[in-house]
Context: one part of a larger RNA
RNA sequence: GGAUGAACGCUAGCGGCAGGCUUAACACAUGCAAGUCGAGGGGCAGCGCGAGUAGCAAUACUUGGCGGCGACCGGCGCAAGGGUGCGUAACGCGUGAGCAACAUGCCCGUAUCAGGGGGAUAAUCCAGGGAAACUUGGUCUAAUACCCCAUAGUAAUUUUUGUAGGCAUCUAUAGAAAUUUAAAGCUUUGGUGGAUACGGAUUGGCUCGCGUGACAUUAGCUAGAUGGUAAGGUAACGGCUUACCAUAGCUAUGAUGUCUAGGGGUUCUGAGAGGAUGAUCCCCCACACUGGUACUGAGACACGGACCAGACUCCUACGGGAGGCAGCAGUGAGGAAUAUUGGUCAAUGGGCGCAAGCCUGAACCAGCCAUCCCGCGUGCAGGAUGACGGCCCUAUGGGUUGUAAACUGCUUUUAUACACCAAGAAAAACAUCCAUACCUGCCAUGUUUGACGGUACCAUACGAAUAAGCAUCGGCUAACUCCGUGCCAGCAGCCGCGGUAAUACGGAGGAUGCGAGCGUUAUCC
Numbered sequence: 001g002g003a004u005g006a007a008c009g010c011u012a013g014c015g016g017c018a019g020g021c022u023u024a025a026c027a028c029a030u031g032c033a034a035g036u037c038g039a040g041g042g043g044c045a046g047c048g049c050g051a052g053u054a055g056c057a058a059u060a061c062u063u064g065g066c067g068g069c070g071a072c073c074g075g076c077g078c079a080a081g082g083g084u085g086c087g088u089a090a091c092g093c094g095u096g097a098g099c100a101a102c103a104u105g106c107c108c109g110u111a112u113c114a115g116g117g118g119g120a121u122a123a124u125c126c127a128g129g130g131a132a133a134c135u136u137g138g139u140c141u142a143a144u145a146c147c148c149c150a151u152a153g154u155a156a157u158u159u160u161u162g163u164a165g166g167c168a169u170c171u172a173u174a175g176a177a178a179u180u181u182a183a184a185g186c187u188u189u190g191g192u193g194g195a196u197a198c199g200g201a202u203u204g205g206c207u208c209g210c211g212u213g214a215c216a217u218u219a220g221c222u223a224g225a226u227g228g229u230a231a232g233g234u235a236a237c238g239g240c241u242u243a244c245c246a247u248a249g250c251u252a253u254g255a256u257g258u259c260u261a262g263g264g265g266u267u268c269u270g271a272g273a274g275g276a277u278g279a280u281c282c283c284c285c286a287c288a289c290u291g292g293u294a295c296u297g298a299g300a301c302a303c304g305g306a307c308c309a310g311a312c313u314c315c316u317a318c319g320g321g322a323g324g325c326a327g328c329a330g331u332g333a334g335g336a337a338u339a340u341u342g343g344u345c346a347a348u349g350g351g352c353g354c355a356a357g358c359c360u361g362a363a364c365c366a367g368c369c370a371u372c373c374c375g376c377g378u379g380c381a382g383g384a385u386g387a388c389g390g391c392c393c394u395a396u397g398g399g400u401u402g403u404a405a406a407c408u409g410c411u412u413u414u415a416u417a418c419a420c421c422a423a424g425a426a427a428a429a430c431a432u433c434c435a436u437a438c439c440u441g442c443c444a445u446g447u448u449u450g451a452c453g454g455u456a457c458c459a460u461a462c463g464a465a466u467a468a469g470c471a472u473c474g475g476c477u478a479a480c481u482c483c484g485u486g487c488c489a490g491c492a493g494c495c496g497c498g499g500u501a502a503u504a505c506g507g508a509g510g511a512u513g514c515g516a517g518c519g520u521u522a523u524c525c
Base pairs, nucleotide, nucleotide: 001525002524003523004522006521007520008519009518010517013376014375015374016373018371019369020368021334026332027331028330030329031328032327035076036075037074040073041072043069044068047067048066049065050063051062052061053060054059083287084286085285092212093211094210095209096208097207098206099205102204103203107200108199109198110197111196112195113194115149116148117147118146125138126137127136128135129134155180156179157178158177159176160175161174162173163172164171165170185192186191213259214258215257220250221249222248225247226246227245228244229243230242231241232240262284263283264282265281267276268275269274289310290309291308292307293306312323313322314321315320340366342365343364344363348362349360350359351358352357379410380409381408382407389401390400391399392398393397416461417460427449428448429447430446431445432444434441435440469514470513471512472511473510474495475494476493480509481508482507483506484505490497491496
């Protein structure tokens, strides 16, 4: 000198753009953050409509007939998105390869198929238990829930014959035999869902080469340990696991141990080499009160799922129960220190749905903070009796503050007030027309939809009106005098200054530097 997720002191007009618990992965009150589908099903708690009964009427009652729909069965989603950096020196990450050792819901393509039957169960109803959380028994019932039979091969398993190729096991392909496993309906009749197989795409799993901290004041470490055979297990290879057998394996090119740490793209600095760094944004990994376990599923060993154990907190009728903000806000605590218990699904994206739509603290916006960067302003021109006042001096005078002020003219960024403005952000959905056998498609037309926001921009009015500080002035280092103090009070980054003429302390005048900031502290180069 540059830089910062900064903090502190003094000061402070505005806008744009970004950023905002670096500490206690400490504990959390409250609200919200994952639902959706009635075009799968039985139904009808509540709301509305219709109908019926009673009544003069108000009204009451009945009714799934309709719009719809709480709870229930079922499907898809909840493994994404969002958060944090505890752990991890590791195939965790980066980079380059491999899988003749693998999986892949939704999506796309191709081919084929969907015949028949059965038994339950939730809800409902009835009867209970419990303070509650919740729960028990009985009866009835449905399905795209569950099961059985049939059908099927380019599927799987076993046996077997060729051909071609290769990388040990083998792979591809053409056959043969045996065994086994499928399906679901809804419908406005247009479709849409279902099953099997192959292929694609995407996403993941596994393996390897190289790279990726400190300490040798850590020198030896290791029994599933190293390898083999067999079996089990997995989507898959493998001591992954088990039995048996052998005795190996790593290490001075640093094993093992201890300490520290998420990795990368990046970011800062530097001419570069390098050094430092890993906030925001993107990719990967790990975690979800602590530890362990599996279930479901295409995918989890699952943040807002389950079970067990533990610590903590809460409720209790003492018998027993409930909970997990490292989601968004917010609270306490810790700390030098870090924001609102805000608005909207309008856009982008996600889930479900044929769609309308519903959900979405993702996201988009708004609020707070000079925290960073950038931009603008706090006026401009003229104006000498060089005014008054201040300060200084060699003091009837001069120098400086200083064109600075007053005064005259001008401008109105900004501020304030008012008017216009759903302009952009934006396209999407629906309807009509047209084309089309249908699906569907695009042009056109129409309708609807904006949180931000009556915001931005623009126009008008007004009047210099609403707007300057901070640090320094001995040398390094730009900028000097007077007064006070008297080794005191104090200053200080280094050298050092202060003991009666201090340009170094404190004040004043003046000056210098930067400027809505300026200094100090901390850290890195």